Overview: The part of an RNA shown here (small-subunit ribosomal RNA, central domain) has 350 nucleotides and comes from an uncultured bacterium. The coordinates come from a structure-prediction model, not an experiment, and the mean pLDDT is 87. The full RNA is in RNAcentral, with records from Greengenes and SILVA. It matches the Rfam family "Bacterial small subunit ribosomal RNA".
Context: one part of a larger RNA
RNA backbone atom coordinates (compact mmCIF):
# COMPACT_ATOMS: atom_id res chain seq x y z
C1' N A 1 0.00 0.00 0.00
C1' N A 2 -5.01 -3.04 -0.52
C1' N A 3 -7.90 -4.91 3.33
C1' N A 4 -9.94 -3.97 8.42
C1' N A 5 -11.29 -0.59 11.98
C1' N A 6 -12.23 3.22 16.61
C1' N A 7 -17.87 1.84 23.96
C1' N A 8 -14.17 -1.92 27.35
C1' N A 9 -8.54 -4.54 22.69
C1' N A 10 -4.36 0.48 19.28
C1' N A 11 -8.04 4.19 17.74
C1' N A 12 -13.42 9.65 18.32
C1' N A 13 -10.33 16.06 17.59
C1' N A 14 -12.57 19.19 24.72
C1' N A 15 -16.60 21.69 22.14
C1' N A 16 -18.42 25.34 18.88
C1' N A 17 -18.69 28.70 14.10
C1' N A 18 -16.99 28.61 9.62
C1' N A 19 -13.05 29.03 4.70
C1' N A 20 -11.26 25.98 0.74
C1' N A 21 -12.95 21.03 -0.79
C1' N A 22 -16.47 16.74 -0.52
C1' N A 23 -21.31 15.47 -1.21
C1' N A 24 -26.74 16.91 -1.68
C1' N A 25 -34.69 16.88 -2.58
C1' N A 26 -38.68 16.93 -6.49
C1' N A 27 -40.40 18.03 -12.01
C1' N A 28 -40.19 19.69 -17.11
C1' N A 29 -37.15 21.17 -20.85
C1' N A 30 -31.97 21.87 -23.47
C1' N A 31 -26.70 20.87 -23.53
C1' N A 32 -23.41 16.94 -24.16
C1' N A 33 -17.82 17.97 -20.43
C1' N A 34 -18.17 13.07 -17.63
C1' N A 35 -20.31 8.59 -18.97
C1' N A 36 -22.20 4.47 -23.02
C1' N A 37 -21.94 2.18 -28.08
C1' N A 38 -19.88 2.28 -33.26
C1' N A 39 -15.78 3.32 -36.72
C1' N A 40 -10.63 5.07 -38.37
C1' N A 41 -6.03 6.12 -37.23
C1' N A 42 -1.66 5.03 -33.71
C1' N A 43 -0.35 1.56 -29.40
C1' N A 44 8.56 0.27 -33.03
C1' N A 45 11.20 -4.43 -32.61
C1' N A 46 12.26 -7.89 -30.02
C1' N A 47 9.37 -10.08 -25.39
C1' N A 48 4.58 -12.16 -23.50
C1' N A 49 0.16 -15.92 -24.42
C1' N A 50 -1.97 -19.23 -27.99
C1' N A 51 -1.82 -21.69 -32.56
C1' N A 52 0.95 -24.29 -37.19
C1' N A 53 5.59 -25.35 -39.01
C1' N A 54 10.82 -27.32 -37.36
C1' N A 55 15.93 -30.02 -34.97
C1' N A 56 13.15 -38.41 -33.84
C1' N A 57 11.58 -35.57 -28.85
C1' N A 58 13.05 -31.04 -25.92
C1' N A 59 15.55 -26.17 -25.18
C1' N A 60 15.96 -23.24 -29.39
C1' N A 61 14.71 -21.57 -34.34
C1' N A 62 10.77 -19.75 -37.61
C1' N A 63 5.32 -17.95 -39.89
C1' N A 64 0.59 -16.23 -38.16
C1' N A 65 -2.65 -14.33 -34.72
C1' N A 66 -4.39 -12.08 -30.10
C1' N A 67 -3.02 -9.02 -26.20
C1' N A 68 -1.02 -4.05 -26.12
C1' N A 69 -6.67 -2.51 -20.49
C1' N A 70 -4.12 4.00 -23.42
C1' N A 71 -4.10 8.15 -26.43
C1' N A 72 -5.93 10.82 -30.57
C1' N A 73 -10.06 11.92 -34.43
C1' N A 74 -14.93 11.14 -35.56
C1' N A 75 -20.22 9.52 -35.81
C1' N A 76 -24.23 8.66 -32.55
C1' N A 77 -27.34 7.88 -27.39
C1' N A 78 -29.21 10.99 -23.16
C1' N A 79 -30.87 7.12 -18.41
C1' N A 80 -27.29 8.63 -14.36
C1' N A 81 -23.49 12.70 -12.69
C1' N A 82 -22.03 17.60 -14.35
C1' N A 83 -24.03 22.49 -16.65
C1' N A 84 -27.57 26.11 -18.78
C1' N A 85 -33.10 27.17 -18.34
C1' N A 86 -38.10 26.98 -16.09
C1' N A 87 -41.10 25.82 -11.85
C1' N A 88 -42.71 22.98 -7.32
C1' N A 89 -42.56 22.57 -1.45
C1' N A 90 -41.67 18.03 1.48
C1' N A 91 -35.20 19.52 3.73
C1' N A 92 -33.66 24.62 5.23
C1' N A 93 -34.60 29.52 6.96
C1' N A 94 -38.46 33.56 8.27
C1' N A 95 -43.09 35.13 10.43
C1' N A 96 -47.55 35.25 13.91
C1' N A 97 -49.31 32.71 18.95
C1' N A 98 -48.12 30.38 23.04
C1' N A 99 -46.39 28.38 27.83
C1' N A 100 -40.96 26.21 29.95
C1' N A 101 -35.79 26.65 31.93
C1' N A 102 -29.43 26.62 37.84
C1' N A 103 -28.61 29.13 29.74
C1' N A 104 -25.37 33.68 29.79
C1' N A 105 -23.93 39.24 31.74
C1' N A 106 -24.28 43.06 35.16
C1' N A 107 -26.22 45.76 39.33
C1' N A 108 -28.39 45.09 44.35
C1' N A 109 -30.47 42.80 48.43
C1' N A 110 -31.74 38.35 51.87
C1' N A 111 -31.50 34.90 56.35
C1' N A 112 -28.64 30.63 58.52
C1' N A 113 -23.87 29.34 59.90
C1' N A 114 -18.39 29.29 61.16
C1' N A 115 -14.30 32.47 63.12
C1' N A 116 -12.89 37.53 64.96
C1' N A 117 -13.94 41.87 68.04
C1' N A 118 -17.06 44.62 72.37
C1' N A 119 -20.59 43.92 76.65
C1' N A 120 -23.25 41.19 80.27
C1' N A 121 -23.79 36.10 83.44
C1' N A 122 -20.53 32.73 85.29
C1' N A 123 -15.99 29.02 87.15
C1' N A 124 -12.98 25.44 85.68
C1' N A 125 -11.23 23.34 82.58
C1' N A 126 -12.21 23.83 77.26
C1' N A 127 -10.09 20.70 72.59
C1' N A 128 -8.55 16.56 70.53
C1' N A 129 -8.15 10.96 69.73
C1' N A 130 -7.86 4.07 69.03
C1' N A 131 -5.48 6.23 73.50
C1' N A 132 -2.63 10.56 73.95
C1' N A 133 0.24 14.83 73.54
C1' N A 134 1.43 19.36 71.20
C1' N A 135 -2.53 23.99 71.10
C1' N A 136 -6.26 27.33 74.26
C1' N A 137 -7.66 28.56 79.54
C1' N A 138 -7.92 32.04 86.74
C1' N A 139 -4.74 38.17 82.36
C1' N A 140 -11.09 34.47 83.47
C1' N A 141 -11.36 30.24 78.37
C1' N A 142 -15.38 26.63 77.16
C1' N A 143 -20.73 27.33 77.58
C1' N A 144 -24.78 31.03 77.37
C1' N A 145 -27.22 36.54 76.29
C1' N A 146 -27.03 40.82 73.61
C1' N A 147 -24.40 44.27 70.16
C1' N A 148 -20.75 44.81 65.82
C1' N A 149 -17.66 43.57 61.75
C1' N A 150 -15.84 40.81 57.78
C1' N A 151 -15.50 36.76 54.10
C1' N A 152 -17.24 32.89 51.61
C1' N A 153 -21.11 29.54 50.35
C1' N A 154 -26.58 29.25 49.61
C1' N A 155 -30.21 24.18 53.17
C1' N A 156 -35.14 22.77 52.22
C1' N A 157 -37.78 23.38 47.67
C1' N A 158 -34.30 18.76 44.87
C1' N A 159 -36.07 14.81 41.54
C1' N A 160 -30.86 8.84 36.50
C1' N A 161 -35.73 16.61 37.47
C1' N A 162 -34.63 21.69 33.93
C1' N A 163 -30.88 24.47 30.74
C1' N A 164 -26.25 24.73 27.81
C1' N A 165 -22.47 23.21 21.89
C1' N A 166 -19.02 21.66 25.19
C1' N A 167 -16.61 23.53 29.95
C1' N A 168 -20.21 24.27 33.21
C1' N A 169 -25.10 26.64 35.36
C1' N A 170 -28.76 26.46 42.00
C1' N A 171 -30.98 31.93 47.67
C1' N A 172 -34.39 36.58 45.98
C1' N A 173 -35.10 40.89 42.44
C1' N A 174 -33.94 43.91 38.29
C1' N A 175 -32.36 45.34 34.03
C1' N A 176 -29.86 43.70 29.15
C1' N A 177 -29.26 39.14 26.38
C1' N A 178 -28.73 34.22 23.80
C1' N A 179 -30.90 29.43 22.25
C1' N A 180 -34.50 25.25 22.39
C1' N A 181 -39.69 23.36 22.38
C1' N A 182 -45.28 23.63 20.70
C1' N A 183 -49.28 25.44 16.93
C1' N A 184 -50.91 27.64 12.18
C1' N A 185 -49.32 27.11 7.80
C1' N A 186 -48.80 33.45 5.88
C1' N A 187 -43.83 34.16 3.31
C1' N A 188 -38.75 32.80 0.59
C1' N A 189 -38.20 28.75 -3.06
C1' N A 190 -32.58 24.09 -2.16
C1' N A 191 -30.87 29.18 0.48
C1' N A 192 -28.72 22.51 2.52
C1' N A 193 -24.70 18.21 5.17
C1' N A 194 -19.88 18.12 6.61
C1' N A 195 -15.41 20.77 7.45
C1' N A 196 -8.43 20.36 6.13
C1' N A 197 -6.61 25.00 7.49
C1' N A 198 -8.56 29.40 10.35
C1' N A 199 -11.34 31.85 14.37
C1' N A 200 -13.55 31.30 19.27
C1' N A 201 -15.24 29.29 23.53
C1' N A 202 -12.99 26.21 27.34
C1' N A 203 -13.12 22.93 34.85
C1' N A 204 -9.26 22.61 38.02
C1' N A 205 -4.78 23.65 39.32
C1' N A 206 -0.68 27.38 37.81
C1' N A 207 1.34 32.76 35.79
C1' N A 208 0.97 38.40 35.66
C1' N A 209 -0.60 43.44 38.08
C1' N A 210 -3.98 45.38 42.00
C1' N A 211 -7.62 44.15 45.74
C1' N A 212 -9.75 40.92 49.16
C1' N A 213 -9.00 36.97 53.03
C1' N A 214 -14.36 34.58 57.29
C1' N A 215 -14.12 29.10 56.75
C1' N A 216 -10.63 25.58 54.50
C1' N A 217 -5.73 24.31 53.02
C1' N A 218 -0.57 22.46 49.42
C1' N A 219 3.90 23.67 51.10
C1' N A 220 5.82 24.45 56.51
C1' N A 221 6.03 23.79 61.94
C1' N A 222 5.06 20.97 66.28
C1' N A 223 2.28 16.60 68.83
C1' N A 224 1.03 11.39 68.20
C1' N A 225 1.76 6.70 65.41
C1' N A 226 6.30 3.49 63.96
C1' N A 227 11.52 -0.57 63.60
C1' N A 228 11.83 4.08 60.59
C1' N A 229 6.96 7.73 59.03
C1' N A 230 9.99 12.76 54.94
C1' N A 231 2.57 9.46 55.46
C1' N A 232 -2.34 8.09 57.30
C1' N A 233 -4.87 10.62 62.99
C1' N A 234 -4.14 15.96 65.64
C1' N A 235 -3.08 21.24 66.79
C1' N A 236 -1.61 25.14 64.18
C1' N A 237 -0.73 27.51 59.36
C1' N A 238 1.40 30.85 53.87
C1' N A 239 0.61 30.31 48.95
C1' N A 240 -4.20 29.80 47.34
C1' N A 241 -9.50 29.24 47.41
C1' N A 242 -12.69 35.03 46.45
C1' N A 243 -13.19 39.72 43.24
C1' N A 244 -11.13 43.00 38.49
C1' N A 245 -8.45 42.49 34.38
C1' N A 246 -4.78 39.61 31.64
C1' N A 247 -2.26 34.85 30.16
C1' N A 248 -2.06 28.84 30.23
C1' N A 249 -4.95 25.30 26.77
C1' N A 250 -5.11 21.15 29.17
C1' N A 251 -8.45 16.48 32.22
C1' N A 252 -11.01 9.39 33.35
C1' N A 253 -12.62 17.83 28.88
C1' N A 254 -16.21 10.14 29.96
C1' N A 255 -21.83 8.28 26.96
C1' N A 256 -14.16 6.29 27.44
C1' N A 257 -19.57 6.02 22.22
C1' N A 258 -17.75 12.92 16.20
C1' N A 259 -21.33 15.47 13.19
C1' N A 260 -26.29 14.88 9.49
C1' N A 261 -30.22 12.27 7.12
C1' N A 262 -33.63 8.45 6.61
C1' N A 263 -35.68 3.61 8.31
C1' N A 264 -36.26 -0.59 11.58
C1' N A 265 -41.81 -4.90 16.99
C1' N A 266 -42.88 -3.40 21.92
C1' N A 267 -43.37 -2.11 27.61
C1' N A 268 -43.08 1.20 31.52
C1' N A 269 -41.61 6.45 34.20
C1' N A 270 -40.72 11.53 34.32
C1' N A 271 -40.59 16.85 31.97
C1' N A 272 -42.03 20.58 28.46
C1' N A 273 -46.14 21.70 24.82
C1' N A 274 -50.72 20.64 21.52
C1' N A 275 -55.12 17.87 19.74
C1' N A 276 -58.87 14.85 21.51
C1' N A 277 -62.91 12.40 25.09
C1' N A 278 -65.08 13.96 29.57
C1' N A 279 -66.84 17.24 33.08
C1' N A 280 -70.30 22.74 35.84
C1' N A 281 -64.60 22.73 36.33
C1' N A 282 -59.86 20.37 37.93
C1' N A 283 -58.74 15.13 37.54
C1' N A 284 -58.94 10.65 34.80
C1' N A 285 -58.99 8.34 29.89
C1' N A 286 -56.87 8.06 24.49
C1' N A 287 -53.66 10.36 21.24
C1' N A 288 -49.68 13.80 18.84
C1' N A 289 -44.60 16.76 18.73
C1' N A 290 -39.85 17.27 21.85
C1' N A 291 -36.59 15.94 25.72
C1' N A 292 -34.69 12.77 29.41
C1' N A 293 -34.66 7.39 31.80
C1' N A 294 -35.58 2.00 32.95
C1' N A 295 -36.84 -3.03 30.66
C1' N A 296 -37.10 -5.78 26.24
C1' N A 297 -37.40 -8.28 20.64
C1' N A 298 -35.57 -8.72 15.48
C1' N A 299 -30.72 -7.33 14.60
C1' N A 300 -25.32 -6.88 15.71
C1' N A 301 -21.44 -7.73 19.36
C1' N A 302 -15.35 -11.84 21.36
C1' N A 303 -18.01 -11.34 25.31
C1' N A 304 -20.30 -7.65 28.15
C1' N A 305 -23.88 -5.57 26.87
C1' N A 306 -26.04 -1.82 22.49
C1' N A 307 -31.33 -1.94 21.43
C1' N A 308 -36.12 4.68 18.30
C1' N A 309 -30.93 9.06 22.77
C1' N A 310 -28.18 2.05 18.94
C1' N A 311 -23.17 -0.27 19.53
C1' N A 312 -29.13 -2.24 13.92
C1' N A 313 -30.14 -1.36 8.62
C1' N A 314 -28.20 2.66 5.00
C1' N A 315 -25.92 6.95 3.04
C1' N A 316 -22.53 12.10 3.07
C1' N A 317 -18.30 13.93 4.96
C1' N A 318 -14.54 14.91 9.11
C1' N A 319 -10.90 12.87 12.71
C1' N A 320 -7.92 8.73 14.07
C1' N A 321 -5.63 3.81 14.56
C1' N A 322 -1.92 0.11 12.92
C1' N A 323 2.56 -4.88 18.23
C1' N A 324 5.00 -4.44 23.90
C1' N A 325 8.94 -0.81 25.60
C1' N A 326 12.28 3.05 24.33
C1' N A 327 7.80 7.77 23.95
C1' N A 328 3.81 11.57 23.89
C1' N A 329 9.94 11.34 24.77
C1' N A 330 14.83 13.58 21.59
C1' N A 331 15.77 17.38 17.88
C1' N A 332 13.80 21.04 15.44
C1' N A 333 9.57 24.77 14.30
C1' N A 334 5.29 27.25 16.84
C1' N A 335 2.54 29.30 20.95
C1' N A 336 3.79 30.99 26.25
C1' N A 337 6.16 35.74 31.31
C1' N A 338 6.91 31.36 33.02
C1' N A 339 5.26 26.03 34.53
C1' N A 340 4.76 23.79 30.21
C1' N A 341 1.50 23.44 25.84
C1' N A 342 1.71 21.56 20.31
C1' N A 343 3.33 19.18 15.78
C1' N A 344 6.43 14.68 16.50
C1' N A 345 10.83 10.40 15.27
C1' N A 346 15.25 7.17 15.57
C1' N A 347 18.85 3.66 17.42
C1' N A 348 18.67 -0.39 20.27
C1' N A 349 15.38 -3.58 22.83
C1' N A 350 11.09 -7.96 23.33
RNA sequence: UUGGGCGUAAAGGGCGCGUAGGCGGCUGUGUAAGUCAGUAGUGGAAGUCCAGCUUUUAAGGUUGGAAGUGCUAUUGAAACUGUGCAGCUUGAGUGCAGGAGAGGUUAUCGGAAUUCCCGGUGUAGCGGUGAAAUGCGUAGAGAUCGGGAGGAACACCAGUGGCGAAGGCGGGUAACUAGACUGCAACUGACGCUGAGGCGCGAAAGUGUGGGGAGCAAACAGGAUUAGAUACCCUGGUAGUCCACACUGUAAACGAUGAAUGCUAGGUGUAGGGGGUAUCGACCCCUUCUGUGCCGGAGUAAACACAAUAAGCAUUCCGCCUGGGGAGUACGGUCGCAAGAUUAAAACUC